Overview
Small-subunit ribosomal RNA from Climacostomum virens, 1452 nucleotides, folded computationally. RNAcentral holds the sequence, with entries from ENA.
[in-house]
């Protein structure tokens, strides 16, 4: 980090039958056209009209009355006494109810109306008439107020009853005020506040109260978060979860604020008033330009905004409101209908039967399966819609918007009624064709690059179903915030380290409160909604009644164990005392000796010196070395020790002095004094800073030399800060035991450091117990695992501290700290699907150990130089066909390219095709022979079947059609086969053990051995495949058998010869057997087994050689052997023919041949083989040719006859160190052979020529015995041959191996690892490019709250000389506040920006090799300097280094 669930005022794609209930601007509190949304009362009032049966009625604009603060809408502001719960006292109440008490005498107005008159409106002026339950005054006051307790003040409205008025007192309801508690994020907001905190007095209100004012006093909030500064109506309730929580506040209900923005009062029981007023500001209208008028966040409805969200409707029938005595009149409150699948429920879209499993679709191994009882036939049924009738309850008188509606009834007819998603795993559900990393798909992992269950489509199948998805949003899951319920040695995580402040916590015992705490009863906790039992809609959703239950808050009794408060005892935590031992504990002085450079002086000479090697460097001007002698700085050898000591950072020669703190014993002594420790405070390694001082060695930086492809390194020679002291600062490390700190409890074993105490002992010493440190082993427990384990990482408690996926980043901004470098605090914005961490199996390591092999060593003899021969690379060509390329490609495929082969070029043909298969027809084909072509081919002409009685079959010919045919591609789709590792010992399995698990064990150890071969040990125990051995040659031997091989003896015969009789002895052929087993002897060992110049034996310790290659590794060759999937091509990439090419030709490499020569060449002469070929064949013999070779001609289908002469050797001769009597290459003649054909392109003869080479850098190949090396025979492909290759064969026949350091390759066992495509592995870092997002920043631009100051409407209050009213009192003018505006200086927060700065990302950019193995100079941390970059070096730390010795320790 993702997904399965639930939920939604939602939208958005596709679909869409029907009914009942609910909801429907979440966004612009953004702007409105229209029209409605608050009136009533004539039984208060006068007046106008207007009827009239003249009694009167009826209508209203104006006076009055009540309503208009209610319903209704909206959530901008509000972080507050706004809400919510529970209290509380200093209050107010129209209407209503109740109770006592009254209802009397008078008076000036004034609308409307009339008359004049301003204005365009809107609406006014002046004059003049007039009533009331309007106004105003006088009387009365039981009770009421108010007082100085003498007293003062203060009412009404009438009227025919009804019904009203007026004082007063109580109630009910409903309002103001005040209190505890609860109530959101952010310290990168830490201080804030001057009417501000309190008092006295006074105003003011319905009431308290600094609410305001005056004097006094200086308080008051705050770390248990004040102020600031973000968002934000609060609750009942919703969603969601096992809960606890955690989101959220629409419909409904309660409360609060708001009515274009601000500000402000009147009226009035109530407002500072959505549909009143005044004023100011925007904004829209009207307007005759003077001036006026508006406020949908009431219903509906229009623009706009959006991703969105109805109808300008009906009706007062019911429920409720407002006036009225009442009739009533008014109510977009309300109750209906209208519109939306926006939800929630219900219902339909048919039931039954129906196999030749039907046509068609898909699949297909072609049989066949599936769709599928589905369909279609058959028989039914009518819910819901359709059509028509009848028709409610809602109103138990009347009055129905809804409504001719619900419901009932009748009728036709399977009629009119299914989509939507998704089938790779997670997840239920597969297959075929399209595509080829292209389209596209994706919630997350990841599909797609020619066989896609993942993209598109189909068929099939899955789930839901009038809805299916899909987006967004919230809770789940996620124990990933852990209260319930998590951590922090190594994964993310213990503060560097102490002291301490406030916090939290806290030994034993009595008593006392009852606050926490428990238990009861009260009161509250609004209805509604969850819940649970009826009840009513045909059910359900919905309604509806009662119940529970609201875990909460107050009050009041009780209980006292435990916490806490008090108060009093006690000693074991904690301390003090006293005498004791130990320590590199700290501080400031003194003082030693080695040893290093310097200086000065002797002795002496030619080099030191430094390194892998060198070379700067230093030295004849006298170094180095040696001797004396001097001055100076810094460290303190052995002792020294997982030994001491300190909180930690740290401490090391001696001595002495101030000084801290642990331990060990012990009598006493204070009486919980103690643990922790947010903030603070101190201490704090190296490096760094500043100021002064000092520099002997060392040594960042520099600077020479070396190394290197470079070398801003590592090595080497200088060397400057700086290490070193005083005072000052910094404040950080891998400051590590990566392990805060305190208490307690949980087997033991062995070392060490300091005490006690006892027991032994002549001395040394030893043993037991004990208490503090300090290591190592180990049990039970913990832990993912490593691991830890009384010095816990284990069982509790107690407190602080920290952690929440990598990366960006310990970075930016802000504070605060610093002289500065930096430090501390500390994000986010993009991006990743991971990053880690312990452990496992490989794999590698310029890591370690054993051990092997012609691996090296020791030898022989070669290549690499020449010549040529052959095969590659490259060039070259119309074509030089393809392939194989590091070892494991290159005398490989090719065990024979002159044509053919052949697949390659040119060029001429053909087009069911050159060749095979099936079906029609035809009877010949085949062959002669002529013409034209290179040639294939074309055209012409002669002859014309067989078998069978027939069907038929055979053979050849053939038009059509099916099919053919590709050495076209794809060895990365394959099968076969083959290389290599490697004839290397390995490679596994069963059960059974151990581990949570990957896995381990067995297979490791110890010994052997060629071998995982044996033996012995051993949580193993057994087995496969492999080694080994069976198998095949060879090497001795019997036994058989005896021709064509053999000839010993016997006979015969030849000039001669196994030639002949004949033999079966040898040789020999070939078949079966015998022998060899560390079996025996000695030594050595436990045993395997080794060793021995043993015996014996033909062979000795696998006798020697082949055949045989495990698990598997290289995506290793090979589609051109041969098969085979998929692709492509079809008058051509098929296929036939000529001619040509594969044989080129500056070069460059591999594999060979010949040589360079005397261990030789040349003559000449002689001896001895094996394996194997042979009829289209080998060919004796013979004659011919210098010679390849020719004629003639024999034998032989082979132990019979032929290739076939072996050659080296050895025997005589020459040749005498030379480019030769070596070497033979090139080249000219001129020949033979084979073949249709030797020009391109054969071999071989023979003359004739007679080149480079005198033994071959660097490097590099083979071989350990009948081998190397030399010598020559054979075969096989084949007409011939390019053959010096290839495979066999046998003659002759060595040298050497101490050894396993080093180089290659392996095998096992161990160790590191950041690798797994496994080191040809990963990976850092500039710079270069895109793209994103983001910091800084001259500067533009907004917004926002304060502070100051000028100006100030409207109104309240407060004053007044003028005006006016019979009067109350009004009008004007001043004054105080004060909305808004102005200016100003700062803050706070936003877009924005040339310009700059790092960051991320982004298949194949450029430089380099930092890291990961000892990563080639061990890593990393802090710091400091320095380099293109990773990054070097200094000083200090660390092991989270490997290897390897020593020293220590445990274990056995």
């Nucleotide at each position: 980090c993702u997904c399965a669930g639930a939920a939604c005022g939602a939208a958005c794609g596709c679909u869409g039958g029907c009914g009942g209930c609910a909801u429907g601007c979440c966004u612009a509190a953004c702007a409105c056209a229209u029209g409605c949304a608050a009136g009533u009362c004539g039984a208060a009032c006068g007046a106008a009209g207007g009827c009239u049966u003249c009694g009167g009625c009826c209508u209203u604009a104006g006076u009055g009355g009540c309503g208009c603060a209610c319903g209704g809408g909206u959530g901008a502001g509000u972080a507050a006494c706004a809400c919510g719960u529970g209290g509380g006292a200093a209050u107010c109440u129209g209407c209503c109810u109740u109770u006592c008490g009254g209802u009397u005498c008078g008076g000036a107005a004034u609308a409307a109306c009339g008359u004049u008159u301003g204005g365009a409106a809107a609406c006014g002026a002046a004059c003049g008439c007039u009533a009331a339950c309007a106004c105003c005054g006088g009387a009365u006051a039981c009770g009421c107020c108010c007082u100085u307790u003498g007293g003062g003040g203060g009412a009404a409205a009438g009227u025919u009853u009804a019904c009203g008025c007026c004082g007063a007192g109580a109630g009910a309801g409903g309002g103001g005020c005040c209190c505890g508690c609860g109530u959101c994020c952010g310290a990168u907001u830490a201080g804030g506040u001057a009417g501000u905190u309190g008092g006295u007095g006074a105003g003011g209100u319905a009431a308290c109260g600094g609410c305001u004012c005056a004097c006094c006093a200086a308080g008051c909030c705050g770390a248990c978060g004040a102020u600031c500064g973000g968002u934000a109506g609060c609750u009942g309730g919703u969603c969601u979860g096992a809960g606890a929580g955690g989101a959220u506040g629409a419909u409904c209900a309660g409360c609060c604020a708001c009515a274009c923005u601000g500000g402000g009062a009147c009226u009035g029981a109530g407002a500072c008033a959505c549909g009143g007023c005044c004023c100011a500001g925007a904004c829209u209208c009207c307007u005759a330009c003077g001036g006026g008028a508006g406020g949908c966040a009431g219903c509906a409805g229009u623009g706009g905004g959006g991703a969105a969200u109805u109808u300008u409707g009906g009706a007062c029938a019911a429920u409720g409101g407002g006036c009225g005595c009442a009739a009533g009149c008014c109510u977009g409150a309300u109750c209906c209908a209208g519109c939306a699948a926006u939800g929630c429920c219900g219902c339909g879209u048919g039931a039954g039967u129906g196999a030749u499993g039907a046509a068609g679709g898909c699949c297909u191994u072609a049989g066949g399966g599936u769709u599928g009882u589905a369909a279609a036939g058959c028989u039914c049924u009518u819910u819901c819609g359709c059509a028509c009738g009848u028709g409610a309850c809602g109103a138990u008188a009347a009055u129905g918007a809804c409504g001719g509606u619900a419901a009932c009834g009748u009728g036709a007819g399977a009629a009119g009624a299914a989509g939507c998603c998704c089938c790779g795993g997670c997840u239920a559900a597969c297959u075929u064709c399209g595509u080829g990393c292209c389209a596209g798909c994706a919630g997350c992992c990841g599909c797609g690059g020619u066989a896609a269950u993942a993209c598109g489509a189909a068929g099939g199948g899955g789930g839901c179903u009038a809805g299916c998805g899909u987006u967004g949003c919230u809770c789940g899951g996620a124990a990933u915030u852990a209260c319930u319920g998590g951590g922090c040695g190594u994964a993310a995580a213990g503060g560097g380290c102490g002291c301490g402040u406030a916090g939290g916590c806290g030994g034993a015992u009595a008593g006392u409160u009852u606050a926490g705490u428990c238990a009861g009863a009260g009161g509250u906790a609004a209805a509604a909604g969850c819940c649970c039992a009826g009840g009513g809609c045909u059910c359900a959703a919905c309604c509806u009644u009662g119940g529970a239950a609201c875990u909460g808050c107050c009050u009041u009794u009780g209980a006292u164990a435990c916490u806490g408060g008090c108060u009093a005892u006690c000693u074991u935590g904690a301390g003090u005392u006293c005498g004791g031992g130990a320590g590199a504990g700290g501080u400031g002085a003194g003082u030693g000796g080695a040893a290093u450079g310097c200086c000065g002086a002797g002795u002496g000479u030619a080099g030191a010196g430094g390194u892998g090697a060198a070379a700067u460097u230093c030295g004849u001007a006298g170094a180095u070395a040696u001797u004396g002698g001097g001055a100076a700085g810094a460290a303190c050898a052995c002792c020294g020790g997982u030994g001491g000591c300190g909180a930690a950072g740290g401490c090391g020669g001696c001595c002495a002095u101030c000084u801290g703190g642990a331990c060990g014993g012990a009598c006493a002594c204070u009486g919980a004094c103690g643990c922790u420790g947010a903030g603070g405070c101190g201490c704090g390694a190296a490096a760094g800073c500043g100021u002064g001082g000092g520099g002997a060695g060392c040594a960042a930086a520099c600077a020479g030399g070396a190394u290197u492809a470079g070398a801003u390194a590592c090595c080497c020679u200088g060397g400057u800060a700086g290490u070193c002291c005083a005072c000052g600062c910094c404040g950080u490390a891998a400051a590590c035991g990566a392990u805060g700190a305190g208490u307690g409890c949980u087997a033991g074993g062995u070392g060490u450091u300091g005490g006690a105490u006892c027991c032994u002992u002549u001395c040394c010493g030893g043993g037991a117990u004990u208490c503090a440190g300090u290591g190592c082993c180990g049990c039970a427990g913990c832990u993912a695992a490593c691991g830890c384990a009384u010095u816990a990482a284990g069982c509790a408690c107690u407190c602080c501290g920290c952690c929440u996926g990598g990366g960006g980043a310990g970075u930016a901004c802000g504070a605060c700290c610093g002289c500065a470098a930096g430090g501390u605090u500390g994000a986010a914005a993009c991006u990743c699907a991971a990053a880690g961490g312990a452990a496992u199996u490989g794999a590698c390591g310029g890591g370690g150990g054993c051990c092997c092999g012609c691996a090296c060593a020791a030898g022989c003899g070669g290549a690499g130089g020449a010549g040529c021969a052959u095969g590659u690379g490259g060039u070259u060509u119309a074509a030089u066909u393809c392939g194989a390329u590091g070892a494991u490609a290159c005398g490989c495929g090719a065990g024979g390219a002159a044509c053919c082969u052949u697949a390659c070029c040119u060029g001429g043909g053909c087009u069911u095709g050159a060749a095979a298969g099936u079906u029609a027809g035809c009877g010949a084909c085949c062959g002669g022979u002529c013409c034209u072509g290179a040639a294939a081919g074309g055209g012409a002409u002669c002859u014309u079947c067989c078998a069978g009685c027939a069907a038929u079959g055979g053979c050849g010919c053939g038009a059509a059609a099916c099919u053919a045919g590709g050495u076209g591609c794809u060895g990365c789709a394959u099968g076969g086969c083959u290389g290599u590792c490697g004839u290397c010992a390995g490679c596994u399995c069963g059960u059974g053990u151990c581990g949570u698990g990957a896995g381990a064990u067995g297979u490791u150890g110890g010994g052997u051995u060629a071998a995982g071969u044996c033996c012995c040990g051993c949580a193993a125990c057994g087995a496969g495949c492999g080694c080994a051995a069976c198998c095949c040659c060879u090497a001795u031997u019997g036994u058989u058998a005896g021709u064509u091989a053999c000839c010993a003896g016997c006979g015969a015969g030849u000039c001669a010869u196994g030639u002949c009789g004949g033999g079966a002895a040898c040789u020999c052929u070939a078949a079966c057997g015998a022998a060899a087993c560390u079996g025996c002897c000695c030594g050595u060992g436990c045993a395997a087994a080794c060793g021995g110049u043993g015996a014996g034996g033909a062979a000795g310790g696998u006798g020697g050689g082949g055949a045989c290659g495990a698990c598997g590794u290289c995506a290793a060759g090979u589609c051109a052997u041969c098969a085979c999937g998929g692709c492509c091509c079809u008058u051509a990439c098929g296929u036939c023919c000529a001619g040509g090419g594969c044989u080129a030709c500056a070069c460059a490499c591999g594999u060979g041949c010949u040589a360079c020569a005397a261990u030789g060449g040349c003559c000449g002469g002689u001896a001895c083989a094996a394996c194997g070929g042979g009829c289209a064949g080998c060919u004796a013999c013979a004659c011919c040719g210098c010679g390849a070779g020719g004629u003639g001609a024999u034998g032989c289908u082979a132990a019979u006859c032929u290739c076939u002469a072996a050659a080296a050797a050895c025997c005589g001769g020459u040749c005498u160190c030379a480019g030769u009597u070596c070497g033979g290459a090139u080249u000219g003649a001129a020949g033979u052979c084979u073949g249709c054909a030797a020009c391109u392109c054969g071999a071989c003869u023979u003359c004739a020529u007679g080149a480079a080479g005198c033994u071959g850098g660097a490097u590099u190949c083979g071989c350990u015995a009948g081998u190397a090396a030399u010598c020559g025979c054979g075969c096989a492909u084949c007409a011939g041959c390019a053959a010096u290759g290839g495979c066999g064969c046998g003659g002759u026949g060595a040298a050497u191996a101490c050894g396993u350091u080093c180089c290659c390759g392996g095998g096992c066992c161990u160790u590191g690892u950041a690798c797994a495509c496994a080191c040809c592995g990963c990976c850092c870092g500039u710079c270069a490019a895109a793209c994103a997002a983001u910091g800084g920043a001259a500067g533009u631009u907004g917004a926002g709250g304060g502070u100051a100051u000028c100006u100030a409407a409207a109104g309240u209050c407060g004053g007044u000389a003028g005006c006016u009213g019979u009067a109350a009192g009004g009008c004007g003018c001043c004054g105080c506040c004060u909305a808004g505006g102005g200016u100003a200086a700062a803050c706070u927060u936003g877009a924005u920006a040339a310009c700059u700065g790092g960051u991320g990302u982004u298949a194949a950019g450029u430089c380099g090799u930092a890291a990961c193995a000892a990563g080639g100079u061990a890593g990393c941390c802090g710091u400091a300097c320095c380099g293109g970059a990773a990054g070097g070096u200094g000083c200090g730390g660390c092991u989270g280094g490997a290897a390897u010795a020593c020293c220590u320790c445990c274990u056995u």